[in-house]
RNA sequence: GGAUGUUUAGCUCAGCUGGUAGAGCAUCCGCUUGACGUGCGGAAGGUCAUGGGUUCGAGCCCCUUAGCGUCCA
Numbered sequence: 001g002g003a004u005g006u007u008u009a010g011c012u013c014a015g016c017u018g019g020u021a022g023a024g025c026a027u028c029c030g031c032u033u034g035a036c037g038u039g040c041g042g043a044a045g046g047u048c049a050u051g052g053g054u055u056c057g058a059g060c061c062c063c064u065u066a067g068c069g070u071c072c073a
Stems, first nucleotide, its partner, number of pairs: 001072007010025004019056001027043005049065001051063003
């Protein structure tokens, strides 16, 4: 330099054919316990990497830029 994969909650990851974003763990609160832990219930937490485009509507489609990885040279 060329090709390609990936980027979503603090972490690990889902998200179907485009239709108001989820799980587990972690955090906080409540119940339980003499206390801690476990268990049960609940809550908070997201400009979906950046910028643009298509569309009535984009995490999803197209382009751009950036980070990380793989292959080729």